This is a predicted structure of a 72-nucleotide RNA (transfer RNA) from a Candidatus Falkowbacteria bacterium. It was read from a public genome assembly.
[in-house]
RNA sequence: GGCCACUUAGCCAAGCAGUAAGGCGAGGGUCUGCAAAACCCUUAUACAUGGGUGCAACUCCCAUAGUGGCCU
Numbered sequence: 001g002g003c004c005a006c007u008u009a010g011c012c013a014a015g016c017a018g019u020a021a022g023g024c025g026a027g028g029g030u031c032u033g034c035a036a037a038a039c040c041c042u043u044a045u046a047c048a049u050g051g052g053u054g055c056a057a058c059u060c061c062c063a064u065a066g067u068g069g070c071c072u
Base pairs, nucleotide, nucleotide: 001071002070003069004068005067006066007065010024011023012022018055025043026042027041028040029039030038048064049063050062051061052060
């Protein structure tokens, strides 16, 4: 220098046009002599940034940024 993939909450991670699941974590409760474990409830402004297409975009297209990989 060329090419490819990825970017979703504090962390991991699903979803791939019809408006965002789950787990870990955190807070509260039940239980316990006190804890731990277990169970129940709750929790967040989470779709990298900017444009475009479209009735509708995390999803498609373009650019930018970041991360990783391959080739030279």

Background: Rfam family: tRNA. From the family's description: Transfer RNA (tRNA) molecules are approximately 80 nucleotides in length. Rfam classes the family as a transfer RNA. Its family is annotated with triplet codon-amino acid adaptor activity in the Gene Ontology. The source organism's lineage runs through Bacteria, Bacteria candidate phyla and Candidatus Falkowiibacteriota.